[in-house]
Context: one part of a larger RNA
Molecule: small-subunit ribosomal RNA, 5' domain
Organism: uncultured bacterium
C1' cells in the first nucleotide's frame, strides 16, 4: 500500500460503487416464458336487435357486437438469469486449419405453388379412479398428416472435356438416367409457404505452442498403437464394430495422488518478479445424486420427458406428487453478508400485420460507514490573559488559552415554503408519394424513479466529533494511585516505593465521520 472482509468504540449529510468468500446444505409462499383468433375447430358470461311459449317474471331460437377459460397448430421456451461441483483437459489463451462440417429467424438473388385424400385433440356420450388423471364409442376442422402431378445450378449414378492443388482430391463445363416441393390467410395494404446460390451470424471439430504441486509416486496401457473393410455422424476419427500385425507411451517426468473452473484483468512492486481470479467482460462445466433418449436448425434441455437412487409431502393404503446454484425470502451453518418493494418510462428480448400482451433480463427504489470521493460541524474580532481545572520552586508564578463569555458577520448544511427540468427520440400507428430504398405531412398519447435532483425565498450558530497513541523504533510529559502485584507488550523489553512503559487526571500528538485492532497479499 491492498482487501467481497469482520470485530471494539464512535457517528451529521450527499454522490458513484460493493454486499453468503461458510453449507453445490434443506426449503414454506408469490412472482421468474410465453405470445399469437390475421393458421383452426369452436364458444361461456355481458350488450342490443327479432321471433315462439306465457298475464308477467322468465325459458328459448336465430342474428349482430364484445369476447373468457380449455383444446389443435405454429414460433419461442437451447436466449436472458444463476452457481463453480466436476474438470490438469484441446477446458481455456493464442495461432492456424477444414479439399471432412451444420447453420431456425435475418439479408440478396432466382424458379414455383396443379390436384386428391386421411386422422385426431376439442365438444358428445359411457365408464373406472380418493386423488393424480385413465379408458371406450360417436363425430369434426387446420399452416396437422398423407398420396398424386410438375421441377433443376439440389441429391445418387454413369460417361468425356479443361484448369488447379500439399495427399486423400478440388473446381469448371456438356450429356443421359433416377430421387425428392409447396398452405394458406386477408381488413385486399400485405403477411406467410417450397426449392436452389450466395451473404451474416451462430456453432463443430482437428492442430502448433502455452497452462499447479509431489519421485517418500517409475513404470503405464488389449480399443491399447497402427492397418484393411465397414457401422454411425453435419462432418473427421478406435468414436464403435470383425478380421490382420504388435505396437503406443514414460527422467524433455508417463502412469498415480493431491489441489484447481480458464482468460481478459485485479493488487503490489522502479522493475523483473509475486499474489489473486470479488462486482465488470469473453470461454467452459452444472441444474437434488447417476444414466439415457425424444423434440428440434439446435439440448442430451435449470422452472420438458423417462428409468434408478436419496430426501420431503399427499393418500380412501391401492397410488400418486416435487426439486430456487433465477428474484425475494425461510431454517441451518457461520465471525460475517440487504427487500417476501416499483415498473415495463426507458434499453434489450419473445410473440404478433397491428395495436399490444409477458418479461424478479433491465431500470429503479428499500437496508449496510462495506469501500471510494466530496461536504460540513461555524468566520472574524475579543486579555479582566476571567472563572473552573492540572502543574508548581506556592502571599506567586506557568498551562488550558483567543480557547470561552461578549461584539460582529456568514448560512454550505438541517427545517419551512415557493417553482420546478432532463431521462420522450418521437418512434410505433394514421395520411400521402414511391419500382425499391425511403421521403413527406397533420396531431394524440405514454415517466417507475419522484414532485426527485436542480433553483430562489425564509429561519437561525442555529442540527452535527469521534478514535487511537505519547520509553525507543515513532509524531506526543508530567502528577497521583499500585509496588516483580495488579496490569502493559508488534520487537526490544516495562512493574520488586519517586513507574514520562501499568491504572487515573491533566496536558500533548496523529489521524478524523471515522479511529484502532485482527485475517489475508505484496
Nucleotide at each position: 500500500g491492498a482487501u467481497g472482509a469482520a470485530c471494539g468504540c464512535u457517528a451529521g449529510c450527499g454522490g458513484c460503487a460493493g454486499g453468503c468468500c461458510u453449507a453445490a446444505u434443506a426449503c414454506a409462499u408469490g412472482c421468474a416464458a410465453g405470445u399469437c383468433g390475421a393458421a383452426c375447430g369452436g364458444u361461456a358470461a355481458g350488450c342490443g336487435g327479432u321471433g315462439u311459449a306465457g298475464c308477467a317474471a322468465u325459458a328459448u331460437a336465430u342474428c349482430g357486437c364484445c369476447a373468457a377459460g380449455a383444446g389443435u397448430g405454429a414460433c419461442g421456451u437451447a436466449c436472458g438469469g444463476g452457481u463453480g461441483c466436476g474438470u490438469a483437459a484441446c477446458a481455456c489463451g493464442u495461432a492456424u486449419g477444414c479439399a471432412a462440417c451444420c447453420u431456425a429467424c435475418c439479408c440478396u438473388u432466382u424458379a414455383c405453388a396443379g390436384g386428391c385424400g386421411g386422422a385426431u385433440a376439442g365438444c358428445u356420450c359411457g365408464g373406472g379412479g380418493a386423488a393424480a388423471c385413465c379408458c371406450g364409442a360417436a363425430u369434426u376442422a387446420a399452416c396437422c398428416c398423407g398420396c398424386c402431378g410438375u421441377g433443376g445450378u439440389a441429391u445418387a449414378g454413369u460417361u468425356g472435356g479443361a484448369u488447379g492443388g500439399c495427399a486423400u482430391c478440388a473446381u469448371u463445363u456438356a450429356a443421359c438416367u433416377a430421387u425428392u416441393a409447396a398452405a394458406a390467410c386477408u381488413c385486399c395494404g400485405g403477411u406467410g409457404g417450397u426449392a436452389a446460390a450466395g451473404g451474416a451470424u451462430g456453432g463443430g471439430c482437428a492442430u502448433g505452442c502455452g497452462u499447479c504441486u509431489g519421485a517418500u509416486u517409475a513404470g503405464u496401457u488389449a480399443g491399447u498403437u497402427g492397418g484393411c473393410g465397414g457401422u454411425g455422424u453435419a462432418a473427421c476419427g478406435g468414436a464403435c464394430c470383425a478380421c490382420c500385425a504388435a505396437g503406443a507411451c514414460g527422467a524433455u517426468g508417463a502412469u498415480c495422488a493431491g489441489u484447481a473452473g480458464g482468460g481478459g484483468a485485479a493488487c503490489u512492486g522502479a522493475g523483473a518478479g509475486g499474489u489473486u481470479g470479488a462486482u465488470c467482460c469473453c470461454c467452459c462445466a452444472c441444474a437434488c445424486u447417476g444414466g439415457c433418449a425424444c423434440u428440434g436448425a439446435g439440448a442430451u434441455a435449470c422452472g420438458g420427458g423417462c428409468c434408478a437412487g436419496a430426501c420431503u409431502c399427499c393418500u380412501a393404503c391401492g397410488g400418486g406428487a416435487g426439486g430456487c446454484a433465477g428474484c425475494a425470502g425461510u431454517a441451518g451453518g457461520g465471525a460475517a453478508u440487504a427487500u417476501u418493494g416499483g415498473u415495463c418510462a426507458a434499453u434489450g428480448g419473445a410473440u404478433g400485420c397491428a395495436a399490444g400482451u409477458c418479461u424478479g433480463a433491465a431500470c429503479c427504489a428499500g437496508c449496510c460507514a462495506u469501500g471510494c470521493c466530496g461536504c460540513g460541524u461555524g468566520c472574524a474580532g475579543g486579555a479582566a490573559g476571567a472563572a473552573g481545572g492540572c502543574c508548581u520552586u506556592c502571599u506567586g508564578g506557568g498551562u488550558u488559552g483567543u480557547a470561552a463569555a461578549c461584539u460582529g458577520c456568514u448560512u454550505u448544511u438541517g427545517c419551512c415554503a415557493g417553482g420546478g427540468g432532463c431521462u420522450a427520440a418521437a418512434a410505433u400507428g394514421c395520411c400521402c408519394a414511391u419500382g425499391c430504398g425511403u421521403g413527406g405531412g397533420a396531431a394524440c398519447u405514454u415517466g417507475a424513479a419522484a414532485g426527485u435532483a436542480c433553483c430562489u425565498g425564509g429561519u437561525g450558530a442555529a442540527u452535527a466529533a469521534g478514535c487511537c497513541a505519547c520509553g525507543g523504533c515513532u509524531a506526543a510529559c508530567u502528577a497521583c494511585g499500585u509496588g516483580c502485584c495488579a496490569g502493559c507488550a508488534g520487537c526490544c523489553g516495562c512493574g520488586g516505593u519517586a513507574a514520562u512503559a501499568c491504572g487515573u487526571a491533566g496536558g500533548u500528538g496523529g489521524c478524523a465521520a471515522g479511529c484502532g485492532u485482527u485475517g489475508u497479499c505484496c